[in-house]
Record summary
Predicted 3D model of a 354-nucleotide part of an RNA (large-subunit ribosomal RNA, domain IV) from a marine metagenome. Model confidence (mean pLDDT): 88 of 100. It matches the Rfam family "Bacterial large subunit ribosomal RNA". The full RNA is in RNAcentral, with records from SILVA.
Context: one part of a larger RNA
RNA sequence: UUCUUGUUAAGGAACUCUGCAAGUUGGUGCUGUAAGUUUGCAAGAAGGCACGCCUUAUUAGGGUUGAGUCCUUUACGGACGAUGCUCGAACGGGCCGCAGAAACCAGGGGGUAGCGACUGUUUACCAAAAACAUAGGGCUCUGCUAACACGUAAAGUGGAUGUAUAGGGUCUGACGCCUGCCCGGUGCCGGAAGGUUAAGAGGAGGACUUAGCUUCGGCGAAGGUUCGAAUUGAAGCCCCGGUAAACGGCGGCCGUAACUAUAACGGUCCUAAGGUAGCGAAAUUCCUUGUCGGGUAAGUUCCGACCUGCACGAAUGGCGUAACGACUUCCCCACUGUCUCAACAAGAAGUCCA
Numbered sequence: 001u002u003c004u005u006g007u008u009a010a011g012g013a014a015c016u017c018u019g020c021a022a023g024u025u026g027g028u029g030c031u032g033u034a035a036g037u038u039u040g041c042a043a044g045a046a047g048g049c050a051c052g053c054c055u056u057a058u059u060a061g062g063g064u065u066g067a068g069u070c071c072u073u074u075a076c077g078g079a080c081g082a083u084g085c086u087c088g089a090a091c092g093g094g095c096c097g098c099a100g101a102a103a104c105c106a107g108g109g110g111g112u113a114g115c116g117a118c119u120g121u122u123u124a125c126c127a128a129a130a131a132c133a134u135a136g137g138g139c140u141c142u143g144c145u146a147a148c149a150c151g152u153a154a155a156g157u158g159g160a161u162g163u164a165u166a167g168g169g170u171c172u173g174a175c176g177c178c179u180g181c182c183c184g185g186u187g188c189c190g191g192a193a194g195g196u197u198a199a200g201a202g203g204a205g206g207a208c209u210u211a212g213c214u215u216c217g218g219c220g221a222a223g224g225u226u227c228g229a230a231u232u233g234a235a236g237c238c239c240c241g242g243u244a245a246a247c248g249g250c251g252g253c254c255g256u257a258a259c260u261a262u263a264a265c266g267g268u269c270c271u272a273a274g275g276u277a278g279c280g281a282a283a284u285u286c287c288u289u290g291u292c293g294g295g296u297a298a299g300u301u302c303c304g305a306c307c308u309g310c311a312c313g314a315a316u317g318g319c320g321u322a323a324c325g326a327c328u329u330c331c332c333c334a335c336u337g338u339c340u341c342a343a344c345a346a347g348a349a350g351u352c353c354a
Stems, first nucleotide, its partner, number of pairs: 001349008010340002014338001019335001027051005036041001038174001052095004061087004068080004072075001096100001108333004113328002115325002120132002136172007148158003175320004180250003185247002187243005194238003200232002205227005212219002251269005278312001279309001290306005
C1' cells in the first nucleotide's frame, strides 16, 4: 500500500445512474391483520405480547393398553374404568444475569406505476428479461398409401400401430369487456365464356438435289434432304367472383354560432376505404423540463389529468385485470461507515529497511 473482516461519537441516503454494498428483520406459541379480489387469495400482510432456571408437577389434561364394574333394545351394543407405557401444559410462587428464540442457524416492511397472466425456458464462458414457452382463442390444410417431413423425382421410414373430439402449418397468448371500415394492389380459393399461349399434331408453300425436256436462257416429276404459313393445341396469365384472427391499408382544403374562442353544421377535391370502441407527452410525444394538479423547502424522474396522437389503435390484437416476478420506475417507514469524514483494531499478501 492493497485485500479480507470487526467496531465507531453526532447526523441518517446528505452517497450514488441506483440504498450498489453493508446493515435492519429473523425462531416458536398466542394475538391481530387493510385496500383489492378471479372468493382461491392478498397473509408470515401490517402491528403487538410471551420465552431462562427451581417449584407448582409422579399435577390438570390427552394417547395407548383394557384387569374389572354397571346398563340395556342381548349386540361386532353402550357407559365407567384398575394397571403398564407415553405425551404433557396453564394460572401462581421463587431465583440469577447487562442480556433467557442469550451461541450457530434464522423473512426488512409498506405504497404507486409499467411490462409479462401464472409455474416454467434461454444467449455452456459479459444479457434471465418486458425475450421464448404456456393453457386458452382463431384461420387454414389433410378422408388415409392423409396432409406434411426425411430420402436419389427411389425403396422405405416418421406422421401412427393415430383417423377430422385426429394430425400438420401459421398467427395470437390466462381471465374479463371487445375485436370497427377497406377485396383497389399482392396472395389464396372458386369460375370457365372469351383473349393470349409451349411441345406436339398439321402441312399451304418455298429451297437444295436430278431422271427428263429445252428456244441452251432455263424449266423440272418421283424420291431424298431442308425451311415452313393457315388450322389445332393444356395449365398459366388476362378476365369474372369470393376472401383481411390472409400480406396489408384506414385523407386534404375552405367556410360557419348574438364578445372572443371553438365548430355540432355546410361546401369542395381525392380514395378500395378514410381510424370505430378504447387508450393517449405513453417501453410510442420531435418541439418538450408541453400545460394543470399531487408529492418535496426545492422534483428534466414519478403519480393523476388535459389532447395540439411529429409518428396509438383493435388476435403484427385494443383496453382492463386479482395472483405471481433474483424484471423496471417513483415514494415512505425501519436501518445503517453509502456519505458528511474519517478513525481504530485483527488477519493475509506485496514492497522497502534492519